Small-subunit ribosomal RNA, central domain from an uncultured bacterium, 352 nucleotides, folded computationally.
Context: one part of a larger RNA
RNA sequence: CUGGGCGUAAAGAGCGUGUAGGCGGUGCGGUAAGUCAACCGUGAAAGCUCCCGGCUAAACCGGGAGAGGUCGGAUGAGACUGCCGCGCUCGUGGGUCGUAGAGGAGUGUGGAAUUCCGGGUGUAGUGGUGAAAUGCGUAGAGAUCCGGAGGAACACCAGAGGCGAAGGCGGCACUCUGGACGACACCAGACGCUGAGACGCGACAGCACGGGGAGCGAACGGGAUUAGAAACCCCGGUAGUCCGUGCCGUAAACGAUGUGUGCUAGAUGUUCGGUUGGCUACGGCUGGCUGAGCGUCGCAGCAAACGCGAUAAGCACACCGCCUGGGGAGUACGGUCGCAAGGCUAAAACUC
Numbered sequence: 001c002u003g004g005g006c007g008u009a010a011a012g013a014g015c016g017u018g019u020a021g022g023c024g025g026u027g028c029g030g031u032a033a034g035u036c037a038a039c040c041g042u043g044a045a046a047g048c049u050c051c052c053g054g055c056u057a058a059a060c061c062g063g064g065a066g067a068g069g070u071c072g073g074a075u076g077a078g079a080c081u082g083c084c085g086c087g088c089u090c091g092u093g094g095g096u097c098g099u100a101g102a103g104g105a106g107u108g109u110g111g112a113a114u115u116c117c118g119g120g121u122g123u124a125g126u127g128g129u130g131a132a133a134u135g136c137g138u139a140g141a142g143a144u145c146c147g148g149a150g151g152a153a154c155a156c157c158a159g160a161g162g163c164g165a166a167g168g169c170g171g172c173a174c175u176c177u178g179g180a181c182g183a184c185a186c187c188a189g190a191c192g193c194u195g196a197g198a199c200g201c202g203a204c205a206g207c208a209c210g211g212g213g214a215g216c217g218a219a220c221g222g223g224a225u226u227a228g229a230a231a232c233c234c235c236g237g238u239a240g241u242c243c244g245u246g247c248c249g250u251a252a253a254c255g256a257u258g259u260g261u262g263c264u265a266g267a268u269g270u271u272c273g274g275u276u277g278g279c280u281a282c283g284g285c286u287g288g289c290u291g292a293g294c295g296u297c298g299c300a301g302c303a304a305a306c307g308c309g310a311u312a313a314g315c316a317c318a319c320c321g322c323c324u325g326g327g328g329a330g331u332a333c334g335g336u337c338g339c340a341a342g343g344c345u346a347a348a349a350c351u352c
């Protein structure tokens, strides 16, 4: 490189925005760059293929023919691609009116609970475990009542429910703000898809500076267990967990399944719209049709099997990423990013 692949065998980048590039709906006209046709020119010799011949054969050599091209020129064709022009509306975007939602940011605020502090009542235990002990408590604990402080998380609602591109998002109110969906078919008129680089976002842990610190709790100390116990259990407990600002950029970042579009039986649950019936205690409840989403089961088909199955792992197309035996190794070296931890890129020897 060809070919084959990427749910679980090696392989989908954590996610998005988007540059170049690749690809591109529908009608008409033009053009003739791509494309196609026959023609002309050229593609030296050697080499290559075939045939004939020369050395006793072969290598080698001589002769002939052929092949060999993103090639050049002129002529013509006009379907398809490109380019130019004029249109179209189904793709796409916009408009109007609505709908649901833990989508994001900020500010404020609420109650329950834990802990701590002060006070009252009250007296000998409490706590903890398999059983204990360390611990706490006569300097009055635990229990109980009142008051106060502070931090963190939001029971019920809550659902296989919802929202978000992913990470993720859950008390309540307000402010700012992103997206989605439905109805209408009013506007623009291909404005689209993908996306190497690039840029942004990105759980937890970790880092820097400044705050905060109730509970929990790496490290650490102690008590147990045990042959030992660097653990599991218990009593404590620092960083951290929380906030602000700035880094880090990883993950079983998973649906282990890239994005987009079209096509391809059904059945059923659920969420949110539209529409049309029935009932109503006027809060809603319950059917049909229809659109969008989240699930389950299944036809065809696919699959090594498991399974997937209109939310495809089916049938196709467009574009990107990635794989190429195991170990060495996601390592070394180099480069680059980072305060560091380390990240990204990424071999070889050797070995099976």
Stems, first nucleotide, its partner, number of pairs: 004323003007306002012320001014201004021194003025088007033081002035077003039073003042069001048066007091191001092188003095184005103177007110154001115149007125136002162169002206247006215241002220236004258319006266297014301308002325352003334345004